[in-house]
Context: one part of a larger RNA
RNA sequence: GGAUAAGCGCUUGCGGUGUGCCUUAUGCAUGCAAGUCGAACGGUUCUUUAGUCUUCGGGUUGAAGAAUAGUGGCGAACGGGUGAGUAACACGUAAGCAACCUACCCCCAAGUAAGGAAUAACUUCGAGAAAUUGGAGCUAAUACCGUAUGUGGUGAAGGUUCGCAUGGGCCUUCACUAAAGCCUUCGGGUGCUAGGGGAGGGGCUUGCGUCCGAUUAGCUUGUUGGUGGGGUAACGGCCUACCAAGGCAACGAUCGGUAGCUGGUUUGAGAGGACGGCCAGCCACAUUGGGACUGAGACACGGCCCAGACUCCUACGGGAGGCAGCAGCAAGGAAUAUUGUGCAAUGGGCGAAAGCCUGACACAGCGACACCGCGUGGGGGAAGACUGCCCUUGGGUUGUAAACCCCUUUUCUCAGGGAAGAAUAAUGACGGUACCUGAGGAAUAAGUCUCGGCUAACUACGUGCCAGCAGCCGCGGUAAUACGUAGGAGGCGAGCGUUAUCC
Numbered sequence: 001g002g003a004u005a006a007g008c009g010c011u012u013g014c015g016g017u018g019u020g021c022c023u024u025a026u027g028c029a030u031g032c033a034a035g036u037c038g039a040a041c042g043g044u045u046c047u048u049u050a051g052u053c054u055u056c057g058g059g060u061u062g063a064a065g066a067a068u069a070g071u072g073g074c075g076a077a078c079g080g081g082u083g084a085g086u087a088a089c090a091c092g093u094a095a096g097c098a099a100c101c102u103a104c105c106c107c108c109a110a111g112u113a114a115g116g117a118a119u120a121a122c123u124u125c126g127a128g129a130a131a132u133u134g135g136a137g138c139u140a141a142u143a144c145c146g147u148a149u150g151u152g153g154u155g156a157a158g159g160u161u162c163g164c165a166u167g168g169g170c171c172u173u174c175a176c177u178a179a180a181g182c183c184u185u186c187g188g189g190u191g192c193u194a195g196g197g198g199a200g201g202g203g204c205u206u207g208c209g210u211c212c213g214a215u216u217a218g219c220u221u222g223u224u225g226g227u228g229g230g231g232u233a234a235c236g237g238c239c240u241a242c243c244a245a246g247g248c249a250a251c252g253a254u255c256g257g258u259a260g261c262u263g264g265u266u267u268g269a270g271a272g273g274a275c276g277g278c279c280a281g282c283c284a285c286a287u288u289g290g291g292a293c294u295g296a297g298a299c300a301c302g303g304c305c306c307a308g309a310c311u312c313c314u315a316c317g318g319g320a321g322g323c324a325g326c327a328g329c330a331a332g333g334a335a336u337a338u339u340g341u342g343c344a345a346u347g348g349g350c351g352a353a354a355g356c357c358u359g360a361c362a363c364a365g366c367g368a369c370a371c372c373g374c375g376u377g378g379g380g381g382a383a384g385a386c387u388g389c390c391c392u393u394g395g396g397u398u399g400u401a402a403a404c405c406c407c408u409u410u411u412c413u414c415a416g417g418g419a420a421g422a423a424u425a426a427u428g429a430c431g432g433u434a435c436c437u438g439a440g441g442a443a444u445a446a447g448u449c450u451c452g453g454c455u456a457a458c459u460a461c462g463u464g465c466c467a468g469c470a471g472c473c474g475c476g477g478u479a480a481u482a483c484g485u486a487g488g489a490g491g492c493g494a495g496c497g498u499u500a501u502c503c
Base pairs, nucleotide, nucleotide: 001503002502003501004500006499007498008497009496010495013374014373015372016371017370018369019367020366021332026330027329028328030327031326032325035074036073037072040071041070043068044067045066046065047064048063049062050061051060052059053058081285082284083283090210091209092208093207094206095205096204097203100202101201102200105198106197107196108195110193111192112191113147115145116144122137123136124135125134126133127132152177153176154175155174156173157172158171159170160169161168162167181190182189183188211257212256213255218248219247220246223245224244225243226242227241228240229239230238260282261281262280263279264275265274266273267272287308288307289306290305291304310321311320312319313318338364340363341362342361346360347358348357349356350355377407378406379405380404388397389396390395412440413439414438415437416436417435421430447492448491449490450489451488452473453472454471458487459486460485461484462483468475469474
């Protein structure tokens, strides 16, 4: 000098774009953050309407519409947060899988036949303070279970062909193996089942790269390899039984410390150094530890079970909870924001659609926290007013500065108009915002640090090794350009100075 997720002191007019718990992965009141589908299903409630009965109160049957607790489907594994752990195939890069999976989406081609038994809701009887829960009875489905068929798929046997070692492709025979309907303008549409291909996504393996310490030198028993078995979507000590005794290490094993990694950011002429906040990719985690279930996908932040700590409710028998989602609170700290608006846009989930949900997101609010831009007026105006300060008392300086004259209106205030962003007939949170027009009036707007040298900028007074200054050298003990004040000057300027950290 540059840089920062910055802090502190003084000061502060406006706008744009960004950005804002670096500390306690500490604890959390309250609200919201994941639902949706009645065109899968049986009910229930309400409204309208038609028929029928009527004791004129209403009952009953049907149709249409609306709402919905429950069964069922899809989603909830995305999106959002954090960086604790991790020195590792975690990440980056380059390859491999003849060892793999893939819901929704796209393409191809085959099928969708005939049945059954339940159960929630509901009714009823209970238990419990509650959370919740038991018995009996009834009912539906795209929920559940057999049967049929088998284009195909899987397995076994045989043949053929190819290769990269295990093996891959194709053909034949045998065995096993599937389904669900709903809507309709009756044309069809949309689902469902088995399969092949694709896209996108994921899993696994490998080469190379990735901090410090040798005041850590030996480490290892599922350890290293093999065989059999199990397990997985899949290879594999992944697990298990047996067998062998291996495997790693000075090219740093093991141990200890530190740390999420990267694209990048910052500095530097570069080489290099330091860092990894916002944004983007990957990983890991969700009160601590462990476990599986469901599912195409989780070992699952707003799911389940167990254990621990903590908090809360309790009728003391027993229960409930998890903000490292968005706000917000407490604590900690030098330090970090609103319990805001809206689904209008973009995107996501569900739905045939209308639409619903969405603290993702879009916006607004707060903070000079950063960067950028604008303003606080412009021209004229004296051999130069007043004041202040200095003085050799002549004057110098403040200083064209002011006053005064002319002008302008960025900004400001008031008034009028008023968007784009919407794709489309409707639909704009932002927002009566940006912007435009008019009126008014120089009006509403300057500080901060320094002035001994480094280093641009000097005098007076006060103080008297005191009070104090200070980045280094050093100033101060009676004329201090170094302390304090004043005048003046210099630097930067809505900032300035300082502290911390990096180059």